[in-house]
RNA sequence: CGACCAGGCCAGGAGAUCGCCGCAGCCUACGGGCUGCAGGAGGAAAGUCCGAGCUCCACAGGGCAGGAUGCCGGGUAACUCCCGGUCGGGGUGACCCGAAGGCAAGUGCAACAGAGAGUAGACCGCCGGCGUCUUCGGGCGCCGGUAAGGGUGAAAGGGUGCGGCAAGAGCGCACCGGCGUUCCCGGUAACGGGAGCGGCCAGGUAAACCCCAUCCGGAGCAAGACCAAAUAGAGGAGCGCUCGAGGGUUGCCCGCCCGAGCUCCCGGGUUGGUUGCUCGAGGCCGUCGGAGACGGCGGCCCUAGAUGAAUGAUCUCCACCCACCGCUAGGCGACUGGCGGGGGGAGACAGGACUCGGCUUAUCGGCUCGAUCGAACC
Numbered sequence: 001c002g003a004c005c006a007g008g009c010c011a012g013g014a015g016a017u018c019g020c021c022g023c024a025g026c027c028u029a030c031g032g033g034c035u036g037c038a039g040g041a042g043g044a045a046a047g048u049c050c051g052a053g054c055u056c057c058a059c060a061g062g063g064c065a066g067g068a069u070g071c072c073g074g075g076u077a078a079c080u081c082c083c084g085g086u087c088g089g090g091g092u093g094a095c096c097c098g099a100a101g102g103c104a105a106g107u108g109c110a111a112c113a114g115a116g117a118g119u120a121g122a123c124c125g126c127c128g129g130c131g132u133c134u135u136c137g138g139g140c141g142c143c144g145g146u147a148a149g150g151g152u153g154a155a156a157g158g159g160u161g162c163g164g165c166a167a168g169a170g171c172g173c174a175c176c177g178g179c180g181u182u183c184c185c186g187g188u189a190a191c192g193g194g195a196g197c198g199g200c201c202a203g204g205u206a207a208a209c210c211c212c213a214u215c216c217g218g219a220g221c222a223a224g225a226c227c228a229a230a231u232a233g234a235g236g237a238g239c240g241c242u243c244g245a246g247g248g249u250u251g252c253c254c255g256c257c258c259g260a261g262c263u264c265c266c267g268g269g270u271u272g273g274u275u276g277c278u279c280g281a282g283g284c285c286g287u288c289g290g291a292g293a294c295g296g297c298g299g300c301c302c303u304a305g306a307u308g309a310a311u312g313a314u315c316u317c318c319a320c321c322c323a324c325c326g327c328u329a330g331g332c333g334a335c336u337g338g339c340g341g342g343g344g345g346a347g348a349c350a351g352g353a354c355u356c357g358g359c360u361u362a363u364c365g366g367c368u369c370g371a372u373c374g375a376a377c378c
Base pairs, nucleotide, nucleotide: 001374002373003372005370007368008367009366010365012318013317014316015315016314017313018312020040021039022037023036024035025034026033027032042349046360047359049358050357051356052355053354054220055219056218057217061254062253063252064251066216067215068214069213070212071085072084073083074082075081086100087098088097089096090095101211102210106209107208108205109204123150124149125146126145127144128143129142130141131140132139133138158176159175160174161173162172163171177201179198180197181196182195183194184193185192186191224275225274226273227272233266235265236264237263238262239261246258247257248256249255282301283300284299285298286297287296288295289294320345321344322343324341325340326339327338328337329336330335
């Protein structure tokens, strides 16, 4: 210098003018008007995917269904999140990725190719028998044996060697791999290392059904509370009143509780305001503990609260990026900067709606700290 990896951060600044929301004061004809202001979106406010707070409903019990999660230890209010580790996979490396229990419980699935795709499979080949032909080398046909070799495939039912055999084959044996199992050592654990034994061997797939283990009430700020306004059930039909309709138990059933009204059609009225609402598992700084996530302590700060829903627009200057020109600093050098000039360019993704903690996704450009690899150049 180039390429690449990981963490953290910013998301233009100042001024002027015109507007919007909010708040305060004054005025009002109650429609609003005027004046003032250290007030007025984000890192994701987003998707609404998880976990909570808060609110309301429910809360004898039992069963079924359903959903979520799935290596180990820790963090947290909690989590499917985070941190540290184990194992597996990828990368030369820094480092990255993993829903990572069970397919030797059961069931299912596997395009194309291939003879055969899961209690395998004879297409070529190899071997034996019989027949037939022969130029005596063998060829052809039929029947059978065979998974060593070829071929197909992402995958062909362990690998290498020796024995064995007509040819072969875990058919037998040795070693290796893998599986099961008994034990020893290290580790909190996941797991790692080692020794022995067993049967020749068990393919893949569970974000396929399923099995196992653990956990799980429902609805959501349009929750909920209050005030105001409005009146008409006076129409029709059906069901029911203890032989009980209907309601609650918030997926269903049993069971339990309440129970005199309920459902449909037709017709009418109101549909405004206040609260919940923003001080909270809150932010920043320091310090201590911890490897870290995080926790303890101390200090400081208050930072939107709208509801047919505000936070915008224009101009100027500065800042940012690009190549060019001039001047200049450092270095032996490759090279790295600084200042000035005129010119050109960019400004993304996106916006609260009860509040937090996460995850995921979108994002112009830039800053910073650290790590890795590298041909050439010095």
The RNA shown here (Bacterial RNase P class A) has 378 nucleotides and comes from a Myxococcota bacterium.
Of the family's consensus pairs, 97% are formed in the model.
It is recorded under the gene name rnpB.
Lineage of the source: Bacteria > Pseudomonadati > Myxococcota.
Rfam family: Bacterial RNase P class A. Gene Ontology terms of the family: dimeric ribonuclease P complex, ribonuclease P activity and tRNA processing.